Predicted 3D model of a 684-nucleotide part of an RNA (large-subunit ribosomal RNA, domain II) from a Methanoregulaceae archaeon. The full RNA is in RNAcentral, with records from ENA. Its mean pLDDT, the model's own confidence on a scale to 100, is 86.
[in-house]
Context: one part of a larger RNA
RNA sequence: GCCUGCGAGUUGUUGGUUCUGGCAAGGUUAAGUGUCUUAGACACGGAGCCGGAGGGAAACCGAGUCCGAAUAGGGCGUCAAGUCAGAACUAGCAGACCCGAAACUGCGUGAUCUAGCCAUGGCCAGGUUGAAGUGGUGGUAACACACCAUGGAGGACCGAACUCGUAGACGUUGAAAAGUCUUGGGAUGAGCUGUGGUUAGUCCGGUGAAAUGCCAAUCGAACGCAGAGAUAGCUGGUUCUCCCCGAAAUGCAUUGAGGUGCAGCGUUACGUGUUGAUGAUAGGGGGUAGAGCACUGAAUGGGCUAGGGGGCCUACCAGCUUACCGAACCCAACCAAACUCCGAAUACCUAUCAUUUAGCGUGGCAGUGAGACUGCGAGGGAUAAGCCCCGUGGUCAAAAGGGAAAUAGCCCAGAUCGACAGCUAAGGGCCCUAAACGUAGACUAAGUGUGAAACGAUGUGAGAUCGCAUAAACAGCCAGGAGGUUGGCUUGGAAGCAGCCAUCCUUUAAAAAGUGCGUAACAGCUUACUGGCCGAAUGUGAUCUUGCGCGGAAAAUGUAAGGGGGCUAAAGUCUACUCCCGAAGCUUCGGAUGCGUCGCAAGACGCGUGGUAGGGGAGCGUUGUGUGCGCAGUGAAGCUUGAGCGGAAGCACAGGUGGAGCGCAUUCAAGUGAGAAUGCAGGC
Numbered sequence: 001g002c003c004u005g006c007g008a009g010u011u012g013u014u015g016g017u018u019c020u021g022g023c024a025a026g027g028u029u030a031a032g033u034g035u036c037u038u039a040g041a042c043a044c045g046g047a048g049c050c051g052g053a054g055g056g057a058a059a060c061c062g063a064g065u066c067c068g069a070a071u072a073g074g075g076c077g078u079c080a081a082g083u084c085a086g087a088a089c090u091a092g093c094a095g096a097c098c099c100g101a102a103a104c105u106g107c108g109u110g111a112u113c114u115a116g117c118c119a120u121g122g123c124c125a126g127g128u129u130g131a132a133g134u135g136g137u138g139g140u141a142a143c144a145c146a147c148c149a150u151g152g153a154g155g156a157c158c159g160a161a162c163u164c165g166u167a168g169a170c171g172u173u174g175a176a177a178a179g180u181c182u183u184g185g186g187a188u189g190a191g192c193u194g195u196g197g198u199u200a201g202u203c204c205g206g207u208g209a210a211a212u213g214c215c216a217a218u219c220g221a222a223c224g225c226a227g228a229g230a231u232a233g234c235u236g237g238u239u240c241u242c243c244c245c246g247a248a249a250u251g252c253a254u255u256g257a258g259g260u261g262c263a264g265c266g267u268u269a270c271g272u273g274u275u276g277a278u279g280a281u282a283g284g285g286g287g288u289a290g291a292g293c294a295c296u297g298a299a300u301g302g303g304c305u306a307g308g309g310g311g312c313c314u315a316c317c318a319g320c321u322u323a324c325c326g327a328a329c330c331c332a333a334c335c336a337a338a339c340u341c342c343g344a345a346u347a348c349c350u351a352u353c354a355u356u357u358a359g360c361g362u363g364g365c366a367g368u369g370a371g372a373c374u375g376c377g378a379g380g381g382a383u384a385a386g387c388c389c390c391g392u393g394g395u396c397a398a399a400a401g402g403g404a405a406a407u408a409g410c411c412c413a414g415a416u417c418g419a420c421a422g423c424u425a426a427g428g429g430c431c432c433u434a435a436a437c438g439u440a441g442a443c444u445a446a447g448u449g450u451g452a453a454a455c456g457a458u459g460u461g462a463g464a465u466c467g468c469a470u471a472a473a474c475a476g477c478c479a480g481g482a483g484g485u486u487g488g489c490u491u492g493g494a495a496g497c498a499g500c501c502a503u504c505c506u507u508u509a510a511a512a513a514g515u516g517c518g519u520a521a522c523a524g525c526u527u528a529c530u531g532g533c534c535g536a537a538u539g540u541g542a543u544c545u546u547g548c549g550c551g552g553a554a555a556a557u558g559u560a561a562g563g564g565g566g567c568u569a570a571a572g573u574c575u576a577c578u579c580c581c582g583a584a585g586c587u588u589c590g591g592a593u594g595c596g597u598c599g600c601a602a603g604a605c606g607c608g609u610g611g612u613a614g615g616g617g618a619g620c621g622u623u624g625u626g627u628g629c630g631c632a633g634u635g636a637a638g639c640u641u642g643a644g645c646g647g648a649a650g651c652a653c654a655g656g657u658g659g660a661g662c663g664c665a666u667u668c669a670a671g672u673g674a675g676a677a678u679g680c681a682g683g684c
Base pairs, nucleotide, nucleotide: 001684002683003682004681005680006679011094012093013092014091015090016089017088018087019086020085021084022083023082026050027049028048032044033043034042035041036040054061055060064076065075066074067073097237098236100234104227105226106225107224108223109222115199116198117197118196119195120194121193122192123191124189126158127157128156129154133150134149135148136147137146138145162186163185164184167182168181169180170179201219205215206214207213212221240619241618242617243616244615245614250263251262252261253260254259264368265367266365267364268363269362270361271360272359275358276356277355278354279353280352281351282350283349284348290342291340292339296336297335300332301331302330303329307325308324309322310321311320312319371396372395373394374393375392376391377390379388380387401412402411403410416591417590418589419588421587422586423585427581428580429579430565431564432563436578438577439576440575441574442573443572449567455551456550459548460547461546462545463544464543465542466541467540468539476533477532478531479530480529482506483505484504487501488500489499512527516525517524592609593608594607595606596605597604598603620673622670623669624668626666627665628664629663630662631661638657639656640655641654642653644651645650
C1' cells in the first nucleotide's frame, strides 16, 4: 500500500411540540399483590399526579378579585377540554455521536541500570627519575656547607593489562536502540574493580567534584494501578436511495473575538386571507449631489480707510508725509464633512388602479454569526495594494453550460430526463476551429494592431483662421547688401557680433548702429533687406482643432506583451448594411415528478423541478420477534457467470459450484447499511 472483517446520535429518566389511539368534566394508577399458556399477558391496588376558578404578599373573598375613601378608574381573570398511553423530533440530567491530550489526585512497586555512602575482598607487565634520611671524605672554633656513596619518596615520568572516550572516518531500515577502526587521556591514585547493604518520587523525594545530570533503553519531577469513559469552546471521522424547499458569514451582548445567548435570514404544521412585490398616477416630508457666499469660517488682487510703525516738524497740544502693516467697508474672483440664501435625481411614506404572488401571526426543528471579488457612493492609506473599513447592487459561496487561449467572484445564461430536430445570447465567421478571404466608404505603413506616461517630432488624413502670389509669390540661381561710423561707454583691445546704454541721420531699388560663423582686435564668410532670371491656374507660408500612427520603451530557464500559423486597398482600425455560426437559454416531439385549478373518478390544463449548511417527505436493504403461506439431498444458504426488470437504494430468472437449511406477505424490535478517523485486527 491493497484486500477482508470490525468501527461512531445509543440507553435511562424528567419536560416540550406534533401525530395516532382510549376514556372524557374527567383522565390515570405507582410501589406492591394475585393468576397464567412468561422477549410477557390479565386482574387487583386510587396512595399520588394533571385538569375542572381566579384574584391577592397574606388574612380572605370568589365569577370575580386586588389597589383604593369610592357604587371612580385601572391590573389580572371570567368566554376556548382535558388526561393516560404509544410513536417521531427535541431540550435538561447522566461519559450522551466516536476516537484523541499534556496534566491532577490517591495507593503502591523500583538503587540487579545509574549517583553517593557503608562493610568486606581483589587488581595495577616492564622501564625511568632519584626527595628526605643515613654513612664516608673534605670543611668549620662549633655549626653551616660541598662532594662521593647509600637510600627509595612522589595526586613524579614513559608505557601494557585495566579504565576513560580526544579527533577523524565508517555506520545511520546499523553487526550494535550509542558500536567499529585509526588516533588519544589516566595508568600508586581524588585509582580501577567483585560481592553484600543503604538513601525515593508534591511536604517540590533521593543522589549529585553541579550537566537539571542520574534514579532499570523513561526524568524541569520514575514506573504500575485506580479516580476514569478526567476535561478538550480544539483537530479528525461519522456508513443506503430518491423527492420538495433552501440559508448565513449581519446587529446587540459576552474574561467576548475561530465559542455562546437573543434578534435577523431557512424549513415545517396550523391560522389569517392579498395585508406582500412591481409599475402608473396623485399627495407628502427632507437638506444629499450640484450650486452658492446671505450666515460661520477660510482665502487672492484692487480701492477706500480707523488704528499702528517710519520720516519731518515740535516745550506741550497738534500738524505734514509715507513704493510700510492694516480692522471695518466697497469691487472683482474663489474654498468648506462638522458653512447654507438655494437645491435635484433616486430613495422613503400614504392612497387609488393595473400586473403578479407573496406577506403576517402562533408553535416544532435548524444552520449561520471567518466571507470573496466586481460596478457605483464615502472613509483610512500615498485619490498605493489581489490593502483595510462601511453603504448600495451583482456574481461566487451553494451554479453546471457558452465566451474571455488556460482562469470561484468578469460577459451571456440559471442544467427535471431523453432526441443523429430548429432559432438565438455573449462572442465570433483565412487555417488550427463551427460560421462571408461578405458588400460599400474611409484611415493606418507603425506588424501599429499584438502592453505604458510626461515630453519630443516638416509621419500622414480631415477641418478652420490669417498672410503673400501673373503689379510674378515660396524655393533655387546671378547681383547688390552702402555712407556718417571704429555710435557712446567699458576695456590691454571691443571696429555690427565679451558686456552696458542708445538705436539716430544720409545715399538709395535696397541695406540692421546688425541674424549667425569668424579675428587678439581688424579682416573674411553669411543673414535680414533689394533688383534680375525662372513661371505656379491641383501656388506658397504661419497658427489652431481633430483621426490614425512614430520616439520615449531595460530582467532574470526559451521566441514569450495576438492562444498559434500567419495577416497590409487586411485576416488591422472607424462607419453603414446583409447573411451565417454559436449554450444544458428558447422552440419542437416524447417521458417522469411537485403544487394549483376543474372533475365523483379516470384524467385534462396551468405553473414549477441547479443547489452547500439545514428543514420536510417517501422508500430500499440487513438481523431478529409474532402471525399467515411456502421452498429444500429430484439440492437450502453462500459463492460465481449471463446481453433481464425497476425512477434509485435494489430485485428476479437460468447455468455452474456448494452440501443443509431458507424464503414470501404483514406486524413489531434494532448491536441496521463503510472509503476515508496518521482508525483497529488479520492476510498478502